[in-house]
RNA sequence: AAGCACAUCGCGAGAGAGCACCGGCUUUCCUGCCGGUCGCCGAAGGUGCAAGCCGUGCGGGCCAGCCACUGCCCGUCGGUGACACUCUCAGGCAAAUGGAUCGCGAUGCGCAG
Numbered sequence: 001a002a003g004c005a006c007a008u009c010g011c012g013a014g015a016g017a018g019c020a021c022c023g024g025c026u027u028u029c030c031u032g033c034c035g036g037u038c039g040c041c042g043a044a045g046g047u048g049c050a051a052g053c054c055g056u057g058c059g060g061g062c063c064a065g066c067c068a069c070u071g072c073c074c075g076u077c078g079g080u081g082a083c084a085c086u087c088u089c090a091g092g093c094a095a096a097u098g099g100a101u102c103g104c105g106a107u108g109c110g111c112a113g
Base pairs, nucleotide, nucleotide: 003111004110006108007107008106009105010104011103012102013101018038020037021036022035023034024033025032039093040092041091045089046087048085052080053079054078055077057076058075059074060073061072062071
């Protein structure tokens, strides 16, 4: 100097679903906020888990003359365990805001001597 990973920031792209109804506050109105009612969405965040792996957990079997220990096998219990899957808690359902993710750039930190 360059590269990769992670984090943050900037720019660009970025889906789905009622501009739902009722009451209150603000407002000339629109809008916004709070509460309630029903209907929906999944891509902030969060929940759940398959195989596999772990366990001096438990039961059974095998090896060794017997027993114990260890090992192996089967079953079971517990732990760990991914997603854009799942749930719909949270969030969202005109525009705006937000938005997983992707691209480009910058900074920081690590790989790292």
Molecule: Glycine riboswitch aptamer
Organism: Anaerolineales bacterium UBA3905